[in-house]
Context: one part of a larger RNA
RNA sequence: GCCGGCGACUUAUAGGGAGUGGCAGGGUUAAGAAAUAACAUUCGGAGCCCAAGCGAAAGCGAGUCUGAAUAGGGCAAAUUUAAAGUCACUUCCUAUGGACCCGAACCCGGAUGAUCUAACCAAGACCAGAUUGAAGCUUGGGUAACACCAAGUGGAGGAUCGAACCGACCGAUGUUGAAAAAUCGGCGGAUGAGUUUUGGUUCGCGCAGAAAUUGAAAUCGAAUUCGGAGCUAGCUGGUUCUCCCCGAAAUGCGUUGAGGCGCAGCGGUAACGAUGAGCUGUCUUUAGGGUAAAGCAUACUGUUUCGAUGCGGGCUGCGAAAGUGGUACCAAGUCGUGGCAAACUCAGAAUAUAAGGCAUAGCUUUCCGUUAACCAGUGAGACGGCGGGAGAGAAGUUUCGUCGUCAAGAGGGAAACAGCCCAGAUCACCAGCUAAGGCCCCUAAAUGGCCGCUAAGUGGAAAAGGAUGUGAGAAUGCUGAAACAACUAGGAGGUUUGCUUAGAAGCAGCCAUCCUUCAAAGAGUGCGUAAUAGCUCACUAGUUUAGCGUUCUUGCGCCGACAAUGGCCGGGACUAAGCGGCCUGCCGAAGCUGUGGGAUUUUGACAAAUCGGUAGGGGAGCGUUCUGCUUCGGGUGAAGUUUUCACGUAAGUGGGGGUGGACGAAGCGGAAGUGAGAAUGUCGGC
Numbered sequence: 001g002c003c004g005g006c007g008a009c010u011u012a013u014a015g016g017g018a019g020u021g022g023c024a025g026g027g028u029u030a031a032g033a034a035a036u037a038a039c040a041u042u043c044g045g046a047g048c049c050c051a052a053g054c055g056a057a058a059g060c061g062a063g064u065c066u067g068a069a070u071a072g073g074g075c076a077a078a079u080u081u082a083a084a085g086u087c088a089c090u091u092c093c094u095a096u097g098g099a100c101c102c103g104a105a106c107c108c109g110g111a112u113g114a115u116c117u118a119a120c121c122a123a124g125a126c127c128a129g130a131u132u133g134a135a136g137c138u139u140g141g142g143u144a145a146c147a148c149c150a151a152g153u154g155g156a157g158g159a160u161c162g163a164a165c166c167g168a169c170c171g172a173u174g175u176u177g178a179a180a181a182a183u184c185g186g187c188g189g190a191u192g193a194g195u196u197u198u199g200g201u202u203c204g205c206g207c208a209g210a211a212a213u214u215g216a217a218a219u220c221g222a223a224u225u226c227g228g229a230g231c232u233a234g235c236u237g238g239u240u241c242u243c244c245c246c247g248a249a250a251u252g253c254g255u256u257g258a259g260g261c262g263c264a265g266c267g268g269u270a271a272c273g274a275u276g277a278g279c280u281g282u283c284u285u286u287a288g289g290g291u292a293a294a295g296c297a298u299a300c301u302g303u304u305u306c307g308a309u310g311c312g313g314g315c316u317g318c319g320a321a322a323g324u325g326g327u328a329c330c331a332a333g334u335c336g337u338g339g340c341a342a343a344c345u346c347a348g349a350a351u352a353u354a355a356g357g358c359a360u361a362g363c364u365u366u367c368c369g370u371u372a373a374c375c376a377g378u379g380a381g382a383c384g385g386c387g388g389g390a391g392a393g394a395a396g397u398u399u400c401g402u403c404g405u406c407a408a409g410a411g412g413g414a415a416a417c418a419g420c421c422c423a424g425a426u427c428a429c430c431a432g433c434u435a436a437g438g439c440c441c442c443u444a445a446a447u448g449g450c451c452g453c454u455a456a457g458u459g460g461a462a463a464a465g466g467a468u469g470u471g472a473g474a475a476u477g478c479u480g481a482a483a484c485a486a487c488u489a490g491g492a493g494g495u496u497u498g499c500u501u502a503g504a505a506g507c508a509g510c511c512a513u514c515c516u517u518c519a520a521a522g523a524g525u526g527c528g529u530a531a532u533a534g535c536u537c538a539c540u541a542g543u544u545u546a547g548c549g550u551u552c553u554u555g556c557g558c559c560g561a562c563a564a565u566g567g568c569c570g571g572g573a574c575u576a577a578g579c580g581g582c583c584u585g586c587c588g589a590a591g592c593u594g595u596g597g598g599a600u601u602u603u604g605a606c607a608a609a610u611c612g613g614u615a616g617g618g619g620a621g622c623g624u625u626c627u628g629c630u631u632c633g634g635g636u637g638a639a640g641u642u643u644u645c646a647c648g649u650a651a652g653u654g655g656g657g658g659u660g661g662a663c664g665a666a667g668c669g670g671a672a673g674u675g676a677g678a679a680u681g682u683c684g685g686c
């Protein structure tokens, strides 16, 4: 891992609701007693509920409480179709118990452990070999005597090297190991605070500890074992047959509250009550508003550009002071001018909201209301559009409002794609029509029609910015008295103007920018020279001949365009099979229609409407084991098992064949150890 077995809402008591039954001229017994094989039955009326309420109560009573009240008000009674309780059983829920099942880490109590290991006590054992050479002593030297020196002797040491022994610093191997800590090669101590044997002592609120939260039998921030104990678990996981009807929430408030809970909201069921409820269109019907936009000057609060004026101040002249002048400074207020605002508004929409009218009786229906009825679940939401806050007008971000979808929604489209577009799946059909989206091939359907645009594979990813791309429109200028472009020729003189300067001659710079000749020619447009020179332009003539410039608006394109697997049409491919406009067909879904069947609700009937669904509520059934009654089957073959056929909306049921070899079935009831795929479930097998 697979297969098979087992495996989770039980039971007792109390309370509440619903259903069924008994009695209701109220209902019912409890303990206990009689009786019995045992139930049953009989007795037992204490007690409980009901028949009257109100008040805190005394109390009063169809009333009572409050109150001074004969008022008012609260609760109750009464009135009318009317109007019942109580005791059991079944079922749902609640409370208390293990209370749907499995699951802690812990806490407490009693025991068992120092054969491992730590320390200590008692009695024992062990340490090859080699080295160094302390004190002391002896002899000699030496001293006044000591001291001191030398040689020898001697054999000290938590001394040295190094086996056994003890340890464990490094590396490799090993890592389902040979081994739940080892092996191999190196390594440290090795006469000491050494190692070791046997026996003993100390232990869990405690012991030991050269101290590491270290050891105490592979267990240690508190051992092991049994018990309290089915501890508790607002947490995780799991929870077993079928069909039918309805069908949520992820919000508000509170919470030692935030992944829990309580109340409300939203769902289901029942009873009763009404004719209400919902939706659409329209209204120059009504009502309130202070948002968007807008506005701010005599519409406020603030803010703000420029100009004018200049209260007041600064600086400054004169003066002894009082004062009186000046001002290229600052600047209140006022005037003019132009702006800004979520916490500004003189004014002020659209929507929305509430109420109403109308729509032949608008349309649809029971969706509505009540019970403080009974039973829930939910209280992590997600994305998209619109309006805001936070953020950086970032986020598949976060937080509100509102609508939609998903959640709990299948089907078609978007290549693929919970939340986008279309559309809401009762079942069947080898029938039809459409939606979104499509119609060259993959791939169902027009290589359809007409008019334009694009040349970039733009289409089929992007900005500021840039550009004689190209289409359309508008304005304006020049032009057969010849434009624009090209070619030929001229482009001169006073003069190298003046100044400046080494020089300055059209062309470093400054000032001025005249006159003449002419068809035309600047005191010079650019290149150039040291300065000249030289080339060229403006301007003019000729040749040639028809349109040529400038600006704006707009359609489709171009560049800008650099990232890490190969990758921005789904692919092939496409110059339309791209883009814009118009037109006609067709395809296309579980939508709609057609035909047939089923169920639910309503209805006298015909018929109509409805039937996606998680949490969840309600209803109806199938099957298993045991059991009571009734009826049956079985060695001419029961159950079980295997195979096959048939029936039923499903759980399931029935028949035939094989196997098997002794019990089994149906109907009506009763009682449950009553249904398995999941729980790192549990036991067995493989």
Base pairs, nucleotide, nucleotide: 001686002685003684004683005682006681011097012096013095014094015093016092017091018090019089020088021087022086023085026049027048028047032043033042034041053060054059063075064074065073066072100238101237103235107228108227109226110225111224112223118202119201120200121199122198123197124196125195126194127192129161130160131159132157136153137152138151139150140149141148165189166188167187169186170185171184172183173182204220207215208214213222241621242620243619244618245617246616251264252263253262254261255260265378266377267375268374269373270371271370272369273368276365277364278363279362280359281358282357283356285355286354287353294345295344301341302340303339304338306336307335308334309333312330313329314327315326316325317324318323381406382405383404384403385402386401387400388399389398390397411422412421413420426597427596428595429594431593432592433591437587438586439585440572441571442570446584448583449582450581451580452579453578459574465559466558469556470555471554472553473552474551475550476549477548478547486543487542488541489540490539492516493515494514498510499509522537526535527534598611599610600609601608602607622675624672625671626670627669628668629667630666631665632664633663640659641658642657643656644655645654646653647652